A computed fold for a 72-nucleotide RNA from a Pseudomonadota bacterium, annotated as transfer RNA. It matches the Rfam family "tRNA". Rfam describes the family as follows. Transfer RNA (tRNA) molecules are approximately 80 nucleotides in length. Its mean pLDDT, the model's own confidence on a scale to 100, is 81.

RNA sequence: GCGGGUGUAGUAUAACGGCAAUUACGCUACCUUGCCAAGGUAGAAAAGGGGGUUCGACUCCCCUCACCCGCU
Numbered sequence: 001g002c003g004g005g006u007g008u009a010g011u012a013u014a015a016c017g018g019c020a021a022u023u024a025c026g027c028u029a030c031c032u033u034g035c036c037a038a039g040g041u042a043g044a045a046a047a048g049g050g051g052g053u054u055c056g057a058c059u060c061c062c063c064u065c066a067c068c069c070g071c072u
Stems, first nucleotide, its partner, number of pairs: 001071007010025003018055001027043005048064005
C1' cells in the first nucleotide's frame, strides 16, 4: 500500500427497515435476615464519528476512526 472482518449500557452479548433495543454479570434503592452472604422487587445506564437512501436506519449505501486477520 491492497483486500476482508468487527465496533450495541461499566463488562460480555442477542435480535430486528417500524411499539419503550434483549439477556447475564455488575451498579443503586427497598424487602427479607440478629449481622453478612444468598434470595426477591424496582430503577438508572448503550448503537465508534459524519453523510446519504427511505414515510421511517442500530440495521442498507458511502466516507472516516479504532482494533483484528490475510496479501504485497
The sequence is in RNAcentral, with records from ENA.